[in-house]
Context: one part of a larger RNA
RNA sequence: GCCAGGGAGUUUAUUUGUGUGGCAAGGCUAACUUUCUAUGAAAGGUAACCGAAGCGAAAGCAAGUUGGAAACAGCGUUAGUCACAUGGACAAGACCUGAAGCCAGGUGAUCUAUUCAUGGGCAAGGUGAAGUCUCUCGAAAGGGGGAUGGAGGCCUGAACCGGUGUUGUGUACAUGCACUCGAAUGAUCUGUGAAUAGGGGUGAAAAGCUUAUCUAACCUGGUGAUGGCUGGUUCCUGCUGAAAUAUGCCUUCGUAUAGUCUUGUUCUGUUUGUCAGCGGGGUAAAGUACGGAUAAAAUUUGCAGGGGCUAAUGCCUACGGAAUUUUUUCCAACUCAGAAACUGCUGACUGCAUAGAACAGGAAACAGGGGCAGUGUGUAAGAUACUGUUCCGAGACCGGAACAACGGAGACUAGAGUUAAGGUCCUUAAAUUCAUGCUAAGUGUAUCAAAAGGUGUCCUAAACCUGAGACACUAGGGAUGUAAGCUUAGAAGCAGCUAUCAUUUAAAGAAAGCGUAACAGCUCACCUAUCGAGGCUUGGGGCCCUGAAAAUGGACAGGGCUAAGCAUGAUACCGAUACUCUAGAGGCGCUCGGAAGAGCGUUCUGGUAAGCAGGCGUCUUUUCUGCACAGAAGUUUUCCUUAAAGGGAGAAUGGAGCGGGAAGGAAUGAGAAUCCUGGU
Numbered sequence: 001g002c003c004a005g006g007g008a009g010u011u012u013a014u015u016u017g018u019g020u021g022g023c024a025a026g027g028c029u030a031a032c033u034u035u036c037u038a039u040g041a042a043a044g045g046u047a048a049c050c051g052a053a054g055c056g057a058a059a060g061c062a063a064g065u066u067g068g069a070a071a072c073a074g075c076g077u078u079a080g081u082c083a084c085a086u087g088g089a090c091a092a093g094a095c096c097u098g099a100a101g102c103c104a105g106g107u108g109a110u111c112u113a114u115u116c117a118u119g120g121g122c123a124a125g126g127u128g129a130a131g132u133c134u135c136u137c138g139a140a141a142g143g144g145g146g147a148u149g150g151a152g153g154c155c156u157g158a159a160c161c162g163g164u165g166u167u168g169u170g171u172a173c174a175u176g177c178a179c180u181c182g183a184a185u186g187a188u189c190u191g192u193g194a195a196u197a198g199g200g201g202u203g204a205a206a207a208g209c210u211u212a213u214c215u216a217a218c219c220u221g222g223u224g225a226u227g228g229c230u231g232g233u234u235c236c237u238g239c240u241g242a243a244a245u246a247u248g249c250c251u252u253c254g255u256a257u258a259g260u261c262u263u264g265u266u267c268u269g270u271u272u273g274u275c276a277g278c279g280g281g282g283u284a285a286a287g288u289a290c291g292g293a294u295a296a297a298a299u300u301u302g303c304a305g306g307g308g309c310u311a312a313u314g315c316c317u318a319c320g321g322a323a324u325u326u327u328u329u330c331c332a333a334c335u336c337a338g339a340a341a342c343u344g345c346u347g348a349c350u351g352c353a354u355a356g357a358a359c360a361g362g363a364a365a366c367a368g369g370g371g372c373a374g375u376g377u378g379u380a381a382g383a384u385a386c387u388g389u390u391c392c393g394a395g396a397c398c399g400g401a402a403c404a405a406c407g408g409a410g411a412c413u414a415g416a417g418u419u420a421a422g423g424u425c426c427u428u429a430a431a432u433u434c435a436u437g438c439u440a441a442g443u444g445u446a447u448c449a450a451a452a453g454g455u456g457u458c459c460u461a462a463a464c465c466u467g468a469g470a471c472a473c474u475a476g477g478g479a480u481g482u483a484a485g486c487u488u489a490g491a492a493g494c495a496g497c498u499a500u501c502a503u504u505u506a507a508a509g510a511a512a513g514c515g516u517a518a519c520a521g522c523u524c525a526c527c528u529a530u531c532g533a534g535g536c537u538u539g540g541g542g543c544c545c546u547g548a549a550a551a552u553g554g555a556c557a558g559g560g561c562u563a564a565g566c567a568u569g570a571u572a573c574c575g576a577u578a579c580u581c582u583a584g585a586g587g588c589g590c591u592c593g594g595a596a597g598a599g600c601g602u603u604c605u606g607g608u609a610a611g612c613a614g615g616c617g618u619c620u621u622u623u624c625u626g627c628a629c630a631g632a633a634g635u636u637u638u639c640c641u642u643a644a645a646g647g648g649a650g651a652a653u654g655g656a657g658c659g660g661g662a663a664g665g666a667a668u669g670a671g672a673a674u675c676c677u678g679g680u
Base pairs, nucleotide, nucleotide: 001680002679003678004677005676006675011092012091014089015088016087017086018085019084020083021082022081023080026050027049032044033043034042035041036040054061055060064075065074066073067072095232096231098229102222103221104220105219106218107217113196114195115194116193117192118191119190120189121188122186124156125155126154127152131148132147133146134145135144136143137142161182162181165179166178168177169176198214200210201209202208235615236614237613238612239611240610245258246257247256248255249254261362262361263360264359265358266357267356268355269352270351273349274348275347276346277345278344279343280342286335287334291331292330293329295327296326297325298324299323300322301321303320305319306317307316308315309314368392369391370390371389372388373387374386375385376384377383397408398407399406412584413583414582415581416580417579418578422574423573424572425559426558427557431571433570434569435568436567437566438565444561445560452546453545454544456543457542458541459540460539461538462537464535465534474529475528476527477526479503480502481501484498485497486496509524512523513522514521585605586604587602588601589600590599591598592597616669618666619665620664621663622662623661624660625659626658627657634653635652636651637650638649639648640647641646
């Protein structure tokens, strides 16, 4: 892991609803007693309890009473009670499982910590303290040498004790193994016996150790501790169907009240949409009349400050300030004016298996989330906090390759047809459909890119030049006064400054660029010739290109496509549980009926939490009635049948019990709980 068996809303008391029944202004017994067919039943038993009258603090009055002068107002004046069943509440372990913990009484020092008593162990080397002997120096104190000697929390290193490193190796969960390393005559290691005990011990102190348990051991008990927390909670079908909000709470994973859901009773026209009439208001956009902000200019004012001048309570001021005017740009906390939407009342039409309200019983829920529109905070976010609406939540189906909330559409069952969104080359159902353009980038087929660029290409608008020859190429000319003047070593069109005239001309600047030391030289502007038809410039639009970088190789879903891409238009077809038709099941309403049921109607029948309703099955009791050795239960298997839980038949096996009807009673239904026990 799998299989089998076990496994979770129970019981009692009180209380409050609902249903059924008995009796009823009454209802009912409890303890107990008696009798009998005796774990039970019948009879008796009215003590108590509930009800039959309330109001007032009370005296008290009474279908009334209290307050009040009164009006009037508050509370009353409507049948209960007992039993059974059932929904809640409450007290108890109270649906089941689950802590870490707290307290009490005991058990532990065979591990380990420290101590005590009594024993034991420490190869072999090295070093060589004191002391002693001797030689020697010295007046002495004392010093030096040699030998002897054998000290030490000394040195090297086995046993023994330890446990530094490897992130070695190993592990079934519990510390092993390998190499390496530390101490090894001492604060040494060790055997045996004993002492100290749980808020206590012991501790060369690490909150270490105290029997694989230690920031308070273990065992048993209190104990089913408590858990607003996690997990689990067992058969079927029908009807309805939420919430994730507000307010309070040492409240934020909880709970109470309200809102929303459900069931029952009673009462009753109630709400949706459209239009009209009469109203509400200050948003969007906008504006500058007010308030505030903003830029520029003008005018006035020495005016808090600064600066200058000065003997001066003074003078000036292109700094600064204040005021006014004109124009500029704005505003959530500005509004002269001002929509749409929204919304109140009334009316008409419309919708409504009506709906709504009140009361009573039962909840769930109070972690929400996505899209669109509008806001706050934030650079932003699959961010966060709001408002409105819608969807998911609790919603299947079709499309979007896949994809809770995007598009279509709200699924009772079966069959047939038609469409929606989206599609129609192949995968893949349906057009290789029609018409006109565009794109050459595989752009695109996916609305996943920007600013900025493009002499890519198509369309469009306007201006100018142009057979008196445009635009472009080519050829020729491109001069003279003059090397303008100044400056300068030089300055001659072309370092710089000033001026920039005139002449000849078809045209030619006192020169636009290169060049020279300065000249020279080469081009340009401008003119002519040649050629022979459009050229040039500026806007607007479509498609396209660049801009364009991410980590395994790779994505239009893929193949592929030059349309099977993009734009505009057209006609067919495909395509869903949508819509239509036919048949059927159920719910609800109405009519008929004593009931069972029948007929008609239905714009009813997705559904989590939850509420309500009706059933199936298991065990057992009473009673009635059956089956069975000519084969019961159980097991295996094949069929039939109900909407389902389920029910039934046949066959085989099995070998002795088992059903059905009615009415009761429950230790009554398993797939999950890191569930329990067993098997494997």
RNAcentral holds the full RNA, with entries from SILVA.
A computed fold for a 680-nucleotide part of an RNA from a marine sediment metagenome, annotated as large-subunit ribosomal RNA, domain II.
It matches the Rfam family "Bacterial large subunit ribosomal RNA". Gene Ontology terms of the family: ribosome and structural constituent of ribosome.